Molecule: c-di-AMP riboswitch aptamer (ydaO/yuaA leader)
Organism: Blastocatellia bacterium
RNA sequence: AAAAGUUGAUCACCGAAGUCGGUCCGCGUGGGCCGUCGCGGGGGACCCAAAGUUGAGCGUUUCGACGCGAGACAGGGGCGAAGAGCUUGUGAAUAGCUCAGGGAUAAUCUUUCGUUCCUAGCCCGUCAGCUAACCUCGUAGGUGUGGCAAAGAAGCAGC
Numbered sequence: 001a002a003a004a005g006u007u008g009a010u011c012a013c014c015g016a017a018g019u020c021g022g023u024c025c026g027c028g029u030g031g032g033c034c035g036u037c038g039c040g041g042g043g044g045a046c047c048c049a050a051a052g053u054u055g056a057g058c059g060u061u062u063c064g065a066c067g068c069g070a071g072a073c074a075g076g077g078g079c080g081a082a083g084a085g086c087u088u089g090u091g092a093a094u095a096g097c098u099c100a101g102g103g104a105u106a107a108u109c110u111u112u113c114g115u116u117c118c119u120a121g122c123c124c125g126u127c128a129g130c131u132a133a134c135c136u137c138g139u140a141g142g143u144g145u146g147g148c149a150a151a152g153a154a155g156c157a158g159c
Stems, first nucleotide, its partner, number of pairs: 011144004018037001020035006038139006048129001052073003057068004075127001076124004083099005101118005108153005113147001
């Protein structure tokens, strides 16, 4: 000197997970509790839809869709981008590929191109379609450089 690591602040990223005020622990950073506002989720009528799930095949069709339906299975549902299939392999896994889906690529924002990653996990407990009024819950946790690329919009400053 550089690299790596640790701690704190600022800034930023995923995510609904933020703002303001009071109070307590406090020297402070910060944290707990309460409330306001904001953001997000669930339950919950009429009407509509549905009549356990899946579904070979058949018929009709104005090509939007509708009707019948063998066989198989045995629950169903929620948050979330995290769903479907094929191959390998196993006690279970893992790994790879395709389609669908999601994020980053800061320095005001958006889009495109290229690049780069993710495609989990958790919960309810036989019960929940949509759903006005109404009821109710959450407001966590984790993380850190990846192009001096192109275009557009907005804003600021100067002349």